[in-house]
RNA sequence: CUCGAUAAGGACAAACCUAUCGUGAGGUAGGGACGUAAAGCCACGGGUCUCACGUUGUUUGAGAUCGCCGGGUUGCCGGGG
Numbered sequence: 001c002u003c004g005a006u007a008a009g010g011a012c013a014a015a016c017c018u019a020u021c022g023u024g025a026g027g028u029a030g031g032g033a034c035g036u037a038a039a040g041c042c043a044c045g046g047g048u049c050u051c052a053c054g055u056u057g058u059u060u061g062a063g064a065u066c067g068c069c070g071g072g073u074u075g076c077c078g079g080g081g
Stems, first nucleotide, its partner, number of pairs: 001080004011036002016031006034067001040073003044070003047065006053057001
């Protein structure tokens, strides 16, 4: 630099349930595993979703989602160069 989840040490944790925070999308904690090789981190571009509005927006505003895609950045194990 590149490839991979076969092996080992392991890691994360969808749906759903409980508690809690939030108007909401959703967040957090516990249980639980559908999956994941960056399902670590960053809302930077696009997408999706929520809320607000004397203005309803293919250029409104404020948010959510990185387990939707792309980008940035860091990194474990193993194979190859």

Predicted 3D model of an 81-nucleotide RNA (c-di-GMP-I-GGC riboswitch aptamer).
Its mean pLDDT, the model's own confidence on a scale to 100, is 77.
The model forms 91% of the base pairs in the Rfam consensus.
The sequence was found by an Rfam model in a public genome assembly.